[in-house]
Context: one part of a larger RNA
């Protein structure tokens, strides 16, 4: 050198644990803003930083209520100093103050800055001044009435939000085994509005020969069925049945929010510690949960169950319609087009545009080209609750959901460090012990580092701190080249 032991270092897998995360479900809230919001800048404790809370009244002011001893927020002690049984910190609800940006609004601008008119007041400072739209009034051109204009007062818009909605606009890759109708797809993305939901609704519906159904949404089915379709890839219904749905009104319960109240164990062993082990006992409408020096029903929070206050809701039965001035350039017809399963087809229906253009209940519209009989509804005004979406957010309860390279990018001051001219892209880092009791004081070194006592402890747990694999360096002894 090599292989083998044994003993170490290095290194962070393992195994353990959980503050964070994921997800479902219920239940609440479903909006904030010119009374200046959402987000942000500077600040703001006696003391430097950053977080949190606040706003020149600045880790905080006022008042009510709750509560009952310590308290001045965390990293986090230290020093100084105050507070407070005249009830403080602390919790609740309202009320005050809230620089300056930012819709930002007096002008301006390279946001957190400049510079400003007018009115109040000695002055410090205080107040008001943007733009749109509606109504009310005053004015008032070219131009004679008037009209646009211009002002004044009011009442509102404006910006921000995470997904659902309704509307307008409107791809492409792709598929078709190129590709051009078609798909993809009325989706993606931009735009406008609006609501806790929206949307859509009280038959010019649907049918099918019939003892026809009876508004609208949603689900389940009819069904991958009629259909559509370079009849290709594909796309794809409806009636009809099954269900969900209730404001007023009767019935009956006694929910849900808040504070409260809440039973029952000892000994003896192991141990650093008892909640473990042994022995005896209690409690139970409470054996949910968490804590407490290992595993605790009886140690502590709590937990059934029950008291008070607020609130006015639960459950059950039955329940959706209405209103108005009664609908003409409408309906229908031709041209172009559109949506429907329906791609122009025998193409009916729907809704758009140009252009013609009617009847008036003795009338109209539809039942899929047209006609007739029959049926079956009355278009060209308007509202309508639930049942359905959906979750930025707030409580609550679950998990054969992670367990720190997993689970949110994000358990740790994360959208931060960092990275890019920018759009934007984007990480790593968790565990000392019960309790700092974080090793007084010796000694070696270089007033280190690190190390030996010693001494706290369970230190073979020493802040390079639980377990501590492995690769990889090393001492040491064997056997070997």
């Nucleotide at each position: 050198g090599g292989c083998a032991u044994a003993c170490g270092g290095u290194g962070g897998a393992u195994g353990u644990c959980u503050u964070g995360g994921c997800g479902u479900c219920c239940a609440g809230a479903g909006g904030c803003g010119a009374u200046g919001a959402a987000g942000g800048a500077c600040g703001u404790u006696g003391g430097a930083a950053c977080c949190u809370g606040c706003g020149a009244u600045a880790u905080g002011c006022c008042u009510c209520g709750g509560g009952g001893a310590g308290c001045c927020g965390g990293u986090a002690a230290c020093c100084a100093g105050g507070c407070u049984u005249u009830g403080a910190u602390c919790c609740g609800a309202g009320g005050a103050u809230c620089u300056c940006c930012g819709a930002a609004u007096g002008g301006g601008g390279a946001a957190a800055c400049c510079c400003g008119g007018c009115c109040c007041g000695u002055a410090a400072g205080g107040g008001u001044c943007a733009c749109c739209u509606g109504c009310a009034c005053c004015u008032g051109a070219a131009u004679g009435c008037a009209u646009a204009g211009g002002g004044u007062g009011u009442a509102g818009g404006a910006g921000c939000g995470a997904a659902c909605c309704c509307g307008g606009u409107g791809a492409a890759c792709u598929g078709a085994a190129a590709c051009a109708u078609c798909u993809c797809a009325g989706u993606a993305a931009c735009c406008g509005g609006a609501g806790g939901a929206a949307a859509g609704g009280a038959a010019a519906g649907c049918a099918a020969a019939a003892u026809g159904c009876g508004a609208c949404u949603c689900c389940g089915u009819a069904a991958g069925u009629a259909g559509c379709g370079g009849c290709g890839a594909g796309c794809g219904a409806a009636a009809g049945c099954g269900g969900a749905u209730a404001a007023a009104c009767c019935a009956g319960u006694a929910g849900c929010u808040g504070c409260g109240u809440g039973a029952a164990c000892g000994a003896c062993u192991u141990g650093g510690a008892a909640a473990g082990g042994u022995c005896g006992a209690c409690c139970a409408c409470a054996g949910a949960a968490g804590g407490u020096g290992a595993u605790a029903g009886u140690c502590c929070u709590g937990u059934a169950c029950u008291g008070c206050a607020g609130u006015a809701g639960c459950u059950g039965g039955c329940c959706a319609g209405c209103c108005c001035u009664a609908g003409a350039g409408u309906a229908g017809c031709g041209c172009g087009g559109u949506g429907c399963u329906c791609g122009u087809g025998a193409a009916a229906c729907u809704c758009c545009g140009c252009g013609u253009g009617a009847a008036c209940a003795u009338g109209g519209g539809g039942g899929g080209u047209c006609c007739a009989c029959c049926c079956u509804c009355c278009a060209a005004g308007g509202c309508u609750a639930a049942g359905u979406a959906c979750u930025c957010c707030u409580g609550g309860a679950c998990g054969a959901c992670c367990g720190a390279u997993a689970g949110u990018g994000a358990a740790c001051c994360a959208g931060u460090a960092a990275g890019g001219u920018g759009a934007c892209u984007g990480a790593a880092u968790g565990a000392u012990g019960a309790a700092a009791a974080g090793c007084a004081c010796c000694c070696c070194g270089a007033u280190a580092a690190g190390g030996g006592g010693a001494g706290u402890g369970a230190a073979a747990a020493g802040u390079a701190c639980c377990u501590g694999a492995a690769a990889c360096c090393g001492u040491a002894u064997g056997c070997u080249u």
A computed fold for a 481-nucleotide part of an RNA from a marine metagenome, annotated as large-subunit ribosomal RNA, domain I. The prediction has a mean pLDDT of 83.